Source information: The RNA shown here (c-di-GMP-I riboswitch aptamer) has 71 nucleotides and comes from a soil metagenome. Of the family's consensus pairs, 94% are formed in the model. Rfam family: c-di-GMP-I riboswitch aptamer. Rfam describes the family as follows. GEMM was predicted in a large-scale screen for bacterial structured RNA regulatory elements. The coordinates come from a structure-prediction model, not an experiment, and the mean pLDDT is 86.
RNA sequence: GAUAAAGGCAAAGCCGUCGCAAGGCGGUGUCGCAAAGCCACGGGACCCAUGCGGUCAGCCGAGCUACCGAA
Numbered sequence: 001g002a003u004a005a006a007g008g009c010a011a012a013g014c015c016g017u018c019g020c021a022a023g024g025c026g027g028u029g030u031c032g033c034a035a036a037g038c039c040a041c042g043g044g045a046c047c048c049a050u051g052c053g054g055u056c057a058g059c060c061g062a063g064c065u066a067c068c069g070a071a
Base pairs, nucleotide, nucleotide: 001068008033009032013028014027015026016025017024018023031058037064038063041061042060043059044056045055046054047053
């Protein structure tokens, strides 16, 4: 971060599966994404067996890492 090239990811829905749940994973799908790669450190949202419990990185920020590249 370009009306370039190459490649990447995959929302909702549906199917299967795991979980009490939020939600995760696999398949399908292709709304979108230039970090929609990683990370619960800060804020935020959510769940519950309310335990110094858990989920969300495609809500924002910090940190770490990374492909291609014109003017």